A computed fold for a 162-nucleotide RNA from a mouse gut metagenome, annotated as Lysine riboswitch aptamer. It matches the Rfam family "Lysine riboswitch aptamer". From the family's description: Riboswitches are metabolite binding domains within certain messenger RNAs that serve as precision sensors for their corresponding targets. The family has 47 seed sequences and 3,224 matches in Rfam 15.1. RNAcentral holds the sequence, with entries from MGnify. The coordinates come from a structure-prediction model, not an experiment, and the mean pLDDT is 83.
RNA sequence: UGAUAGAGGCGCGGACGCCAUGCGUACCGCGAAACCAAAGGUUAGGCAGCCGGUUUCGCGGGAGAGGGACGCCCGCCGAAGGAUGCGGCGCCUGCCUGGGCCUGUGUCCUGGGCCGUAAGAGAAUAUCUUGCGGACUGUCACGAAUCGUGGAGCGCUAUCAG
Numbered sequence: 001u002g003a004u005a006g007a008g009g010c011g012c013g014g015a016c017g018c019c020a021u022g023c024g025u026a027c028c029g030c031g032a033a034a035c036c037a038a039a040g041g042u043u044a045g046g047c048a049g050c051c052g053g054u055u056u057c058g059c060g061g062g063a064g065a066g067g068g069a070c071g072c073c074c075g076c077c078g079a080a081g082g083a084u085g086c087g088g089c090g091c092c093u094g095c096c097u098g099g100g101c102c103u104g105u106g107u108c109c110u111g112g113g114c115c116g117u118a119a120g121a122g123a124a125u126a127u128c129u130u131g132c133g134g135a136c137u138g139u140c141a142c143g144a145a146u147c148g149u150g151g152a153g154c155g156c157u158a159u160c161a162g
Base pairs, nucleotide, nucleotide: 001161002160003159004158005157006156009077011076012075013074014073016071017070019068027061028060029059030058031057032056033055034054035053036052040051041050042049043098044097045096046095047094048093080110081109082108083107084106085105086104087103088102090101091100092099111137112136114134115133116132117131118130119129120128121127139151140150141149142148143147
């Protein structure tokens, strides 16, 4: 220097099944009243197309997604997550500009889980992400060494080869 194999523990991520939440919500149908008609809606704007539309109340029907608990299986230890740039078949009625979802890739940041706090996302007190703080933990280095200080995973340990 390269290859292989490992370790950190409430360890990381994913699939499937099932349950609750979402929620008697969105939405659909019927009825009534009021208002609108160069008004309204259809991812933001424009053009076009399509539909009468909005609000309130009553009756009937009535979800899904994301996220979560549990069970089980799979891949793993930059596991994975985040920021940002570039690119892309597809989806959001057609076109243009933009945005969102999804996806490939470059660069940068974070050793790890937990607790607290602030912000964002979210229906939510669940959960996730980020910043800050706290002790704890693994690892290496240094030291005055059963402890203390500091660094970061492009690290560390072991084996093999040169």